[in-house]
Context: one part of a larger RNA
Molecule: small-subunit ribosomal RNA, 5' domain
Organism: uncultured bacterium
RNA sequence: AGUGAACGCUGGCGGCAGGCCUAACACAUGCAAGUCGAGCGGCAGCGCGGGGGCAACCCUGGCGGCGAGCGGCGGACGGGUGAGGAAUACAUCGGAAUCUGCCUUGUUGUGGGGAAUAACGUAGGGAAACUUACGCUAAUACCGCAUAAGACCGAAAGGUGAAAGUGGGGGCUCGCAAGACCUCACGCGACAAGAUGAGCCGAUGUCGGAUUAGCUAGUUGGUGAGGUAAAGGCUCACCAAGGCGACGAUCCGUAGCUGGUCUGAGAGGAUGAUCAGCCACACUGGAACUGAGACACGGUCCAGACUCCUACGGGAGGCAGCAGUGGGGAAUAUUGGACAAUGGGCGCAAGCCUGAUCCAGCCAUGCCGCGUGGGUGAAGAAGGCCUUCGGGUUGUAAAGCCCUUUUGUUGGGAAAGAAAUCCUGUCGGUUAAUACCUGGCGGGGAUGACGGUACCCAAAGAAUAAGCACCGGCUAACUUCGUGCCAGCAGCCGCGGUAAUACGAAGGGUGCAAGCGUUACUC
Numbered sequence: 001a002g003u004g005a006a007c008g009c010u011g012g013c014g015g016c017a018g019g020c021c022u023a024a025c026a027c028a029u030g031c032a033a034g035u036c037g038a039g040c041g042g043c044a045g046c047g048c049g050g051g052g053g054c055a056a057c058c059c060u061g062g063c064g065g066c067g068a069g070c071g072g073c074g075g076a077c078g079g080g081u082g083a084g085g086a087a088u089a090c091a092u093c094g095g096a097a098u099c100u101g102c103c104u105u106g107u108u109g110u111g112g113g114g115a116a117u118a119a120c121g122u123a124g125g126g127a128a129a130c131u132u133a134c135g136c137u138a139a140u141a142c143c144g145c146a147u148a149a150g151a152c153c154g155a156a157a158g159g160u161g162a163a164a165g166u167g168g169g170g171g172c173u174c175g176c177a178a179g180a181c182c183u184c185a186c187g188c189g190a191c192a193a194g195a196u197g198a199g200c201c202g203a204u205g206u207c208g209g210a211u212u213a214g215c216u217a218g219u220u221g222g223u224g225a226g227g228u229a230a231a232g233g234c235u236c237a238c239c240a241a242g243g244c245g246a247c248g249a250u251c252c253g254u255a256g257c258u259g260g261u262c263u264g265a266g267a268g269g270a271u272g273a274u275c276a277g278c279c280a281c282a283c284u285g286g287a288a289c290u291g292a293g294a295c296a297c298g299g300u301c302c303a304g305a306c307u308c309c310u311a312c313g314g315g316a317g318g319c320a321g322c323a324g325u326g327g328g329g330a331a332u333a334u335u336g337g338a339c340a341a342u343g344g345g346c347g348c349a350a351g352c353c354u355g356a357u358c359c360a361g362c363c364a365u366g367c368c369g370c371g372u373g374g375g376u377g378a379a380g381a382a383g384g385c386c387u388u389c390g391g392g393u394u395g396u397a398a399a400g401c402c403c404u405u406u407u408g409u410u411g412g413g414a415a416a417g418a419a420a421u422c423c424u425g426u427c428g429g430u431u432a433a434u435a436c437c438u439g440g441c442g443g444g445g446a447u448g449a450c451g452g453u454a455c456c457c458a459a460a461g462a463a464u465a466a467g468c469a470c471c472g473g474c475u476a477a478c479u480u481c482g483u484g485c486c487a488g489c490a491g492c493c494g495c496g497g498u499a500a501u502a503c504g505a506a507g508g509g510u511g512c513a514a515g516c517g518u519u520a521c522u523c
Base pairs, nucleotide, nucleotide: 001522002521003520005519006518007517008516009515012370013369014368015367016366017365018363019362020328025326026325027324029323030322031321034073035072036071039070040069042066043065046064047063048062049060050059051058052057080281081280082279089206090205091204092203093202094201095200098198099197103194104193105192106191107190108189109188110187111145113143114142120135121134122133123132124131125130151160152159153158165186166185167184168183169182170181173180174179207253208252209251214244215243216242219241220240221239222238223237224236225235226234256278257277258276259275260271261270262269263268283304284303285302286301287300306317307316308315309314334360336359337358338357342356343354344353345352346351373403374402375401376400383394384393385392386391409459410458411457412456413455417450422444423443424442425441426440427439428438429437467512468511469510470509471508472493473492474491478507479506480505481504482503488495489494
């Protein structure tokens, strides 16, 4: 000088930050990942319309919508933690044998068929979780056929492999109608390129121990094969006998790494909270499935420990998400508000979801700022303390007089954070089209958790606000009383045994100040 600090005494306000360093201990409860009806069959519940009925009420997907279901996209992001890991990690610099959903650019296609299955119905089983059989049905779910520029396979000849529709608008033509048809938008398939993200390889660097000196059989290399998105003993068969090591292999211990942070004149030392990048993990261990991406925190399966339910047959769970509880500990916060902003997921959109985030609450934990009044005031008041009894000191300090009103209290006013999406006008694009859709520009309206908050104005009134440590030397600051090697102090030297500036108290003083000291740790 510093701290994610703790403890003691004390404590007025604000701003900005920070807040389980210990048990990767166990968790009650709520929330933290959904969304799309413009993919689909439908209609449980709600509202509207229609029909029936005296009424109660019943019927009806016709409409707004929509539970459950099929399907799509997203649950691989965002959020948490640091257990493991000393190198499959991280940092920096390179490399070639790769993949990449959504996004951007370009080229091109989107023809014609089929068979199922959930939901639902019927009948069962089970305490429950859940589940069985039969029957019906749809799709942007699934499967063939056609076509194939480029793609892939092949030495060549040649061969292989695609797709899905939905919605808006509409003049001519056709159609009873639905619609066909045209067009636009959103999609779907193939290919080429980009961007982004990811996987892989190499080099260098990255803690301690030699009271760890030898280690290694898929081990090191080759050939061939398998496997992967991809190089490779990654895996396998065969062959060879290699490979690493005092420039520290192997083993043991410790540890997430970095940008940074603290300190220091620097070199260096220490450290890795908050913020940012990377890695690893998700009760413990193992495994794969789906998928562009996982070997997947709030997915699946198996095993284990633990907890819970049970009708004893069998089941359910995983806070190292946000709050919160118990426990551990010197020690670390609310079971809060809102999606208004920023961002994310889904959706044409409206919108829905979002404990990400933005805010509020608690805590002097830190940093910064402000205040606790200002001026005047000698009878140097009273009181206290000391005294050589003259006086000195507290001390302009108080009182008194004159002011001010930060903060606080009361009353009033009052933001920015919010302009996009939307509506409208206009000029373009598109088009058969002045529809629809869409780009630019102009105008208009709505939307604020924080919060009646920041800020501003006014009123009254010094009113609401100072402590802590120290005073022997180091080290700024001294006397009296009490005690009598006792009680005690102490960072070091050392004080205390009857005149203690060192113990305890008082008066006085010194230093910091809403803090001050102590302890711990680092330089």